RNA sequence: AGCAUCAUGGCGCAGUGGAAGCGCGCAGGGCUCAUAACCCUGAGGUCGGUGGAUCGAAACUACCUGAUGCUA
Numbered sequence: 001a002g003c004a005u006c007a008u009g010g011c012g013c014a015g016u017g018g019a020a021g022c023g024c025g026c027a028g029g030g031c032u033c034a035u036a037a038c039c040c041u042g043a044g045g046u047c048g049g050u051g052g053a054u055c056g057a058a059a060c061u062a063c064c065u066g067a068u069g070c071u072a
């Protein structure tokens, strides 16, 4: 330098056009003599950034940024 893949709550990941969910973690409560386990509830994400197309975007598209891999 070229090509490919990836970027979504604190962490690991789903979601490929009708607008964001799962597990762990965190907070509160229940249960228990108590802790763990288990059960219930809740907080936390302008979906890497800026534009474009669309009635409508996390998703399609252009560029940029970053990470990983391959080639030279």
Stems, first nucleotide, its partner, number of pairs: 001071007010024004018055001026042005048064005
Predicted 3D model of a 72-nucleotide RNA (transfer RNA) from Sistotremastrum niveocremeum HHB9708. Its mean pLDDT, the model's own confidence on a scale to 100, is 85. Rfam family: tRNA. The family's RNA type in Rfam is transfer RNA. The sequence is in RNAcentral, with records from ENA and Rfam.